This is a predicted structure of a 492-nucleotide part of an RNA (large-subunit ribosomal RNA, domain I) from a soil metagenome.
[in-house]
Context: one part of a larger RNA
RNA sequence: GGCAUCUGGUGGAUGCCUUGGCGCCAGGAGGCGAUGAAGGACGUGGCACGCUGCGAAAAUCUUGGGGGAGCCGCGAGCAGGCGUUGAUCCCGAGGUGUCCGAAUGGGGCAACCCACCCCUAUGGGGUAUCAUCUGCUGAAUACAUAGGCGGGUGAGGCGAACCCGGGGAACUGAAACAUCUCAGUACCUGGAGGAACAGACAUCAACGGAGAUUCCGCUAGUAGUGGCGAGCGAACGCGGAGCAGGCCAGUGGUUUUUAUCAGUGGAGCAGAACGGUCUGGAAAGUCCGGCCAGAGCGGGUGAUAGCCCCGUAUGUAGAAGACUGGUAGAGAUCCUUGAGUAGGGCGGGGCACGUGAAACCCUGUCUGAACGUGGGGGGACCACCCUCCAAGCCUAAAUACUCCCUGGCGACCGAUAGCGAACCAGUACCGUGAGGGAAAGGUGAAAAGCACCCCGAUGAGGGGAGUGAAAGAGACCUGAAACCGGAUGCCU
Repeated sequence: GGCAUCUGGUGGAUGCCUUGGCGCCAGGAGGCGAUGAAGGACGUGGCACGCUGCGAAAAUCUUGGGGGAGCCGCGAGCAGGCGUUGAUCCCGAGGUGUCCGAAUGGGGCAACCCACCCCUAUGGGGUAUCAUCUGCUGAAUACAUAGGCGGGUGAGGCGAACCCGGGGAACUGAAACAUCUCAGUACCUGGAGGAACAGACAUCAACGGAGAUUCCGCUAGUAGUGGCGAGCGAACGCGGAGCAGGCCAGUGGUUUUUAUCAGUGGAGCAGAACGGUCUGGAAAGUCCGGCCAGAGCGGGUGAUAGCCCCGUAUGUAGAAGACUGGUAGAGAUCCUUGAGUAGGGCGGGGCACGUGAAACCCUGUCUGAACGUGGGGGGACCACCCUCCAAGCCUAAAUACUCCCUGGCGACCGAUAGCGAACCAGUACCGUGAGGGAAAGGUGAAAAGCACCCCGAUGAGGGGAGUGAAAGAGACCUGAAACCGGAUGCCU
């Protein structure tokens, strides 16, 4: 030095566990905001770093209801208190709510700086902009208008997706590429609602008729369209989901609010039935004998508990606030039968339809009717025939989505998995910034968390002693391998 066996160190795989995730279902909710939001800054505790809560009335104040013995959040410590004269805690309503933030008196490098006016004055209130209504005033300029000043009302910002408008790509595909496609997608932007949009036939159909809209399954990858390439791609009709019709000046539609009644629901409450024995640190396990069950879902308790605890089935009470519906009252808003419209020319766009034989719908521009003896449509156009009545308005449900709340479920994960995040994570850290973005769970039933002694530097670490079932559970479950030692044997 090698090999073998044994025994340690290191390391953190594996097993077991789960407070966290993931997916889905049902129900709810679908908004918050100038009465100042979302989100923050700074404060706030006897001692107080962080988180949580709260706001100078600051881990809180008042009140209605619940509840019934303990309590002063995580948090364990010291000190000091509170509570059957009902605390802590839970539900509801109110009070307070610094500063920033739409941020709104002016400014500003957010959480800061600097003002003016009024009042009952160490305090309180007001002073942004825009729109609209309204009053006063009022130029050039006579009437007026612009402008100025005041008052009322509203808006503004945030929010995951869904929805409707206004704009609108390219990569890509066409095996290159230009029409075309990707795609009216991504993205930008305006707006709304719990859904939105659409909607009550100037619609289809085809000589039978149907009867608003929306969504789904067919029709059908059909008819078509298409450098007739790549591709794009209907409708009629049928079957389903769901169904609802109204109004134009009035006994109206829609909607808001108040009162009252009913229901739902909103903290809770009651809630059955077990003992012995053995093993063990511990019984829920073993054995023996019982009991309950409208409850043998689930969780906890020193191992595996229907009967120990919390619960579960079931039953039941309930103030305020909330929701739904009925009735009554009060308000808001909409609506006058549709002309610069229909139609036409030119240029575009939308329709499955790329200008085509191209109807139909929208309109930038130029034009421009009829008036029910009328007008539109039936895919160029004309006739006959059929059908409908534009240029006004409203309208549930079936449909789409899930930031969020409650309950439930899983041949979903189990700490390199599952959300990035089970742990003080959008943190630490990186970046000027937009942005990127981790690692990190487990002592034990209970801290009983090793008093005291020894070595050592008043260390680290270790040896005794003690606790414990176990300390080869001591900062920790289990503890694989790589890697590094020690002991013994053999070989060199």
The coordinates come from a structure-prediction model, not an experiment, and the mean pLDDT is 83. Rfam family: Bacterial large subunit ribosomal RNA. Rfam links the family to the GO terms structural constituent of ribosome and ribosome. The full RNA is in RNAcentral, with records from MGnify.